[in-house]
Molecule: RNase P RNA; transfer RNA
Organism: bacterium
RNA sequence: CGGGUGGACGGUGCGGUCGCCGGCGCCUUUCGGCGCGGGAGGAAAGUCCGAACACCACAGGGCAGAGUGCUUGCUAACGGCAAGGCGGGGUAACCCGACGGAAAGUGGCACAGAAACAACACCGCCGAUGGCUCGCAAGAGCACAGGCAAGGGUGAAAAGGUGCGGUAAGAGCGCACCGGCGUCCCGGCAACGGGGCGGCCGGCUAAACCCCACUCGGUGCAAGACCAAAUAGGAGAGCAGAGCCGGCCCGGCUCGAUGCGGCACUGCCGCGGGACUCUCGGGUAGGUCGCUGGAGGCCGAUGGUGACAUCGGCCCAAGAUGAAUGACCGCAAUCCGCCCUCGGGCGGGUACAGGAUUCGGCUUACAAGUUCACCCGCAUG
RNA sequence: GCGGGCAUAACUCAGUUGGUAGAGUGCGAGCUUCCCAAGCUCGAGGUCGCGGGUUCAAGUCCCGUUGCCCGCU
Numbered sequence: 001c002g003g004g005u006g007g008a009c010g011g012u013g014c015g016g017u018c019g020c021c022g023g024c025g026c027c028u029u030u031c032g033g034c035g036c037g038g039g040a041g042g043a044a045a046g047u048c049c050g051a052a053c054a055c056c057a058c059a060g061g062g063c064a065g066a067g068u069g070c071u072u073g074c075u076a077a078c079g080g081c082a083a084g085g086c087g088g089g090g091u092a093a094c095c096c097g098a099c100g101g102a103a104a105g106u107g108g109c110a111c112a113g114a115a116a117c118a119a120c121a122c123c124g125c126c127g128a129u130g131g132c133u134c135g136c137a138a139g140a141g142c143a144c145a146g147g148c149a150a151g152g153g154u155g156a157a158a159a160g161g162u163g164c165g166g167u168a169a170g171a172g173c174g175c176a177c178c179g180g181c182g183u184c185c186c187g188g189c190a191a192c193g194g195g196g197c198g199g200c201c202g203g204c205u206a207a208a209c210c211c212c213a214c215u216c217g218g219u220g221c222a223a224g225a226c227c228a229a230a231u232a233g234g235a236g237a238g239c240a241g242a243g244c245c246g247g248c249c250c251g252g253c254u255c256g257a258u259g260c261g262g263c264a265c266u267g268c269c270g271c272g273g274g275a276c277u278c279u280c281g282g283g284u285a286g287g288u289c290g291c292u293g294g295a296g297g298c299c300g301a302u303g304g305u306g307a308c309a310u311c312g313g314c315c316c317a318a319g320a321u322g323a324a325u326g327a328c329c330g331c332a333a334u335c336c337g338c339c340c341u342c343g344g345g346c347g348g349g350u351a352c353a354g355g356a357u358u359c360g361g362c363u364u365a366c367a368a369g370u371u372c373a374c375c376c377g378c379a380u381g
Numbered sequence: 382g383c384g385g386g387c388a389u390a391a392c393u394c395a396g397u398u399g400g401u402a403g404a405g406u407g408c409g410a411g412c413u414u415c416c417c418a419a420g421c422u423c424g425a426g427g428u429c430g431c432g433g434g435u436u437c438a439a440g441u442c443c444c445g446u447u448g449c450c451c452g453c454u
Base pairs, nucleotide, nucleotide: 001377002376003375004374005373006372007371008370009369012332013331014330015329016328017327018326020039021038023036024035025034026033027032041352045363046362048361049360050359051358052357053220054219055218056217058251060250061249062248063247065216066215067214068213069212070084071083072082073081074080085099086097087096088095089094100211101210105209106208107205108204109203122152123151124148125147126146129145130144131142132141133140134139160178161177162176163175164174165173181198182197183196184195185194186193187192224289225288226287227286234280235279236278237277238276241255242254243253244252259271260270261269262268263267296315297314298313299312300311301310302309303308333350334349335348336347337346338345339344382453383452384451385450386449387448388447391406392405393404394403400437408424409423410422411421412420430446431445432444433443434442
């Protein structure tokens, strides 16, 4: 100097004029007036997760259902974050991982191939031993019985891999190295790693059903609480059982029914009333609270590899409700293009995008600019 | 705010991971007919909204994202 990787900041600044919302203080009978402070984001987006908070007797037990899935930590919690292990990609810095179990069981591996889960041998190799033929014999031939899965072919994957020996031909049959498995020792909190010994044990797939471990009550600020007002404490039907937050079961809880009269006597008739469910219809859809002081922010110290924790100090940063924070002007900053003898001049642009209960994360979008560390290549000293 | 569904040829739609995909209409050509329509035959036309992942292999399974539709409050 070039290329690459990882992280942090940032999200235009200043002034003027006019116009909005809220808080505090003062004045004003009210309307309102004056002054002083404050007024969008790193993602406010997506609504993918987790919670706080609120309500629902059951937030009791169980099933169903859903989520996570290496180890150890952080956190209020999480599917998040940190560090490490293993596997994969990359020359490397680094990046990615949905990473428990296939010996609990049930499925799948199409086509091709002899054969795809305990395997019937397609092309083949041998034929030592036995058998047959020729031969006096030696021996030769056949490939029948029998033996093989080492070679070839198919495939993503086929009787651990490579090499040597051995054998009739072969095969972990034996040996060396490697892989997997088992066992013992050492290191590590652990996942795992290293070493010694042993013998060859046929696969893959769980983002297939499933098994195992852990976690989960539901609904959600349009949750909910209070006040005021208005209407028709409406009409019809079912009914002695009904309801219980979202589905089922058990337990439990709550509400309700069994009333009256007449005739007659063990029945009949009439009048009512009822929790709950369903259908139709009417009124009000107004105001206040919830609404911002928090698992809060900033600075420092200590501990920790780190995520973070503890301690001390300081600070209070929108609370709207048809929905405020805007418009204009000027200067500056920055980027791009053109011109110019250095200064400089002209023109154009400045991203993604805006609250509505609040936080902790994840994912996605993002112009300009600032900065740190590391890796590779080239050159120079 | 909450809960669901869809995207495949020019159009309307099928397609239980089983091996890189179909039907009808439309388009083109041929046959038939005096000519057209109808009918018959043949053909072209898509890697399944986009990106990533699992698997030997993905339209299908999983994750993210874009667009459209429906229901409740």